The prediction has a mean pLDDT of 86.
The RNA shown here (c-di-GMP-I riboswitch aptamer) has 102 nucleotides and comes from a Pseudomonadota bacterium.
It matches the Rfam family "c-di-GMP-I riboswitch aptamer". From the family's description: GEMM was predicted in a large-scale screen for bacterial structured RNA regulatory elements.
The sequence was found by an Rfam model in a public genome assembly.
NCBI's taxonomy places the organism under Bacteria, Pseudomonadati, Pseudomonadota.

[in-house]
Parts: sequence; C1' cells; structure tokens
RNA sequence: GGGCGACAAAGGCAAACCCGCUGAAAGGCGGGGACGCAAAGCCACCGGUCUAACGGCGCCUCGCAUGCUGCGAGUUGCGCCCAGGACAGCGGGGCUGCCGAA
Repeated sequence: GGGCGACAAAGGCAAACCCGCUGAAAGGCGGGGACGCAAAGCCACCGGUCUAACGGCGCCUCGCAUGCUGCGAGUUGCGCCCAGGACAGCGGGGCUGCCGAA
C1' cells in the first nucleotide's frame, strides 16, 4: 500500500413515527426520535420501484349541429397510458473515506 472486517478503539449516519416548511404527488428540507447501517458518505450511468402535474386516448355531462361523418366546453366527473419528476436505507456501477485484530 492492497485485500479483509473483530464482543477492538474513536467516532459517524439515522428507519418507522411525531411536529413544522415545501411539492400536484411520489418525495425533499429542518427539529425530535432510533429500526438498523462498515460506506446507510457522494453521484441517477445501468436495471428496478414510486408518483402522474403537463400531455394523450376513451367514456360521462352540457351546449351547438342533425342523411352519415361531428364540433366546443367541463376535471370543484371517471378510467387507462406517459417522466422531462422522485427513490443512493432496492441491486449493480463510479468516486472518496476512519481504524487496524485474525
């Protein structure tokens, strides 16, 4: 120095939940709080998962139109699809780091 990770030492982070702020939401930030974590430090590159505002499609309601084919409005109506949004404590990958037993 590298690998590795101990009933070692010094420490570190902080799940659920609660409060406040923020966001359409998933979530994020701060305070409290500890389930756990040897990278539970940082990074959305790959896979995966979450949300669906905007957008698209189909119904529904109303108005107009009326040979057929329709048009417009509504989301304080419904369903489906969709990240450019999110998750690093889902896995892989990249970068960096404390200590030193076997």